[in-house]
RNA sequence: GGGCCUAUAGUUCAAUGGUAGAAUGGCCGUCUCCAAAACGGCUGAUCCAGGUUCGAAUCCUGGUGGGCCCGCAA
Numbered sequence: 001g002g003g004c005c006u007a008u009a010g011u012u013c014a015a016u017g018g019u020a021g022a023a024u025g026g027c028c029g030u031c032u033c034c035a036a037a038a039c040g041g042c043u044g045a046u047c048c049a050g051g052u053u054c055g056a057a058u059c060c061u062g063g064u065g066g067g068c069c070c071g072c073a074a
Stems, first nucleotide, its partner, number of pairs: 001070007010024004018054001025043006047063005
């Protein structure tokens, strides 16, 4: 320098262009003599900037971070 993959909740992962979910964590409650476990509730996210579209996490362009591969001509 060229190519490919990847970025969503504190963490690990879903979501075929049409209400962003689950598990786990955190908080509150029930239960218990107390705690744990179990059960119920609450909480919290689409890497950035543009574009396409009635509508974008999803498609397109550029950028940034991470990973992998190829090359080293000047």
Background: The RNA shown here (transfer RNA) has 74 nucleotides and comes from Candidatus Adlerbacteria bacterium RIFCSPLOWO2_01_FULL_51_16. Rfam family: tRNA. The coordinates come from a structure-prediction model, not an experiment, and the mean pLDDT is 84.